Annotation:
Predicted 3D model of a 76-nucleotide RNA (transfer RNA) from a Verrucomicrobiota bacterium. It was read from a public genome assembly.

[in-house]
RNA sequence: GGCGCUGUCGUCUAGAGGCCUAGGACAGGUCCCUUUCAAGGACCAUACACGGGUUCGAAUCCCGUCAGCGCUACCA
Numbered sequence: 001g002g003c004g005c006u007g008u009c010g011u012c013u014a015g016a017g018g019c020c021u022a023g024g025a026c027a028g029g030u031c032c033c034u035u036u037c038a039a040g041g042a043c044c045a046u047a048c049a050c051g052g053g054u055u056c057g058a059a060u061c062c063c064g065u066c067a068g069c070g071c072u073a074c075c076a
Stems, first nucleotide, its partner, number of pairs: 001072007010026004018056001028044005049065005
């Protein structure tokens, strides 16, 4: 350099064009419960890497960029 895969809450992830102004678990906060703590219950906050395109509609499809991983070529 070429090719491939991946990128979503703090972490791990669901997601395959409309049910997603994005769901779950753990973690965090507030309250309840409890003599206290833990456990339990209720509620809350927080994410689609960036830019463009296609489409009535994009986390999802396409292109580019960036980052990570892998394979591979060249080399004095």

Overview
The coordinates come from a structure-prediction model, not an experiment, and the mean pLDDT is 82. It matches the Rfam family "tRNA". It is annotated as a transfer RNA. NCBI's taxonomy places the organism under Bacteria, Pseudomonadati, Verrucomicrobiota.